[in-house]
RNA sequence: CGUGCAGGCCGGGUGACCGCGGGCUCUUGCCGACUCGUCGGCCGGGGCUCGAGGAAAGUCCGGACACCGCAGGGCAGGACGCUGGGGCGACCCAGGCGGCGAAAGCCGACGGAAAGUGGAACAGAAAGGAGACCGCCGGCCGAGGGAAACCGACGCCGGUAAGGGUGAAACGGUGGGGUAAGAGCCCACCAGCGGUCGUGGCGACACGGCCGGCUCGCCAAACCCCGUCCGGUGCAAGGCGAAGCAGGCUCCGAUGACGCGGCCCGCCGAGGAGCCGGGUGCGCCGCAGAGAUGGAUGGUCACCCACGACAGAAUCCGGCUUACAGGCCUGCUGUAGC
Numbered sequence: 001c002g003u004g005c006a007g008g009c010c011g012g013g014u015g016a017c018c019g020c021g022g023g024c025u026c027u028u029g030c031c032g033a034c035u036c037g038u039c040g041g042c043c044g045g046g047g048c049u050c051g052a053g054g055a056a057a058g059u060c061c062g063g064a065c066a067c068c069g070c071a072g073g074g075c076a077g078g079a080c081g082c083u084g085g086g087g088c089g090a091c092c093c094a095g096g097c098g099g100c101g102a103a104a105g106c107c108g109a110c111g112g113a114a115a116g117u118g119g120a121a122c123a124g125a126a127a128g129g130a131g132a133c134c135g136c137c138g139g140c141c142g143a144g145g146g147a148a149a150c151c152g153a154c155g156c157c158g159g160u161a162a163g164g165g166u167g168a169a170a171c172g173g174u175g176g177g178g179u180a181a182g183a184g185c186c187c188a189c190c191a192g193c194g195g196u197c198g199u200g201g202c203g204a205c206a207c208g209g210c211c212g213g214c215u216c217g218c219c220a221a222a223c224c225c226c227g228u229c230c231g232g233u234g235c236a237a238g239g240c241g242a243a244g245c246a247g248g249c250u251c252c253g254a255u256g257a258c259g260c261g262g263c264c265c266g267c268c269g270a271g272g273a274g275c276c277g278g279g280u281g282c283g284c285c286g287c288a289g290a291g292a293u294g295g296a297u298g299g300u301c302a303c304c305c306a307c308g309a310c311a312g313a314a315u316c317c318g319g320c321u322u323a324c325a326g327g328c329c330u331g332c333u334g335u336a337g338c
Stems, first nucleotide, its partner, number of pairs: 001337001004332007012304007020051008029042006053310001057321002060319005065234004072265004077230005082095005096110001097108004111225002116223002118219002133164002135160006144151002172190006191215001193212008238285004247276006259267001305308001
């Protein structure tokens, strides 16, 4: 150099013309008000200025804001789950452990399986304190063989987890002793687990010593247990103004309705629910350094280049996830090759 990894950035550019929406300002015309030359409104016109994204998307997590009476207690339910920190978090930073990679680095819902319940397709005799299919060994019987000693098929009873075979997984590994054959049955070493002690670390954890039975397997994004957190509804939340209208019937309620949502308790304290009928269906705020409520952010032409991807706001903000043509910058790695 190339390859790979991590982080960050850009996401056609320039010009002309036309068009759309917001704001400010000037103004023809029309309307209204009154203190009679000013103010306000409407339809237009001119000028200046601003006008999508890194994800505006999915609506997954959190927050602001708003209402539900205070946002109370318990159960149920939900979310999360190595450690420390960031209020919380599925996010971020730093670390631990496990896996992958030669490395840079990447990935991991990563508490508990010696609380309980449950599960493990197919194959296999057997899927958990299991299991005898083949094999191995002992005993009985004794077809049969043999001159004899003796061997001994088939069958029956029993022992055996060393060997074969099935499987993703078969109850530690190697060696020795032992045995009828075997087996942690015993021993040495190794691995693993548990207990205990020491050292380092805030901690997860790491390293080391001693002891133990020799082994106690897998799945909790299965139920469950443990720990932490969580009230509900979302801008069609909600607030203000204007206009208009006509009530009737039934039911519930101080033995407490409605509020309150799945339940209970506690609190509050007078209205509430349904059906029929009538009226309105307007404006403003919330609302933003784009910003509406028929909802703007575009089109044409010319030139240039690397020839242009994914895609467009609707209360706002942070995070995550997903989609994406092409390009740029910085740092790191140093396998094979040069």
A computed fold for a 338-nucleotide RNA from a Gaiellaceae bacterium, annotated as Bacterial RNase P class A. Model confidence (mean pLDDT): 76 of 100. Rfam family: Bacterial RNase P class A. Rfam's curators write: Ribonuclease P (RNase P) is a ubiquitous endoribonuclease, found in archaea, bacteria and eukarya as well as chloroplasts and mitochondria. RNAcentral holds the sequence, with entries from ENA. Taxonomically the source falls in Gaiellaceae (Bacteria, Bacillati, Actinomycetota, Thermoleophilia).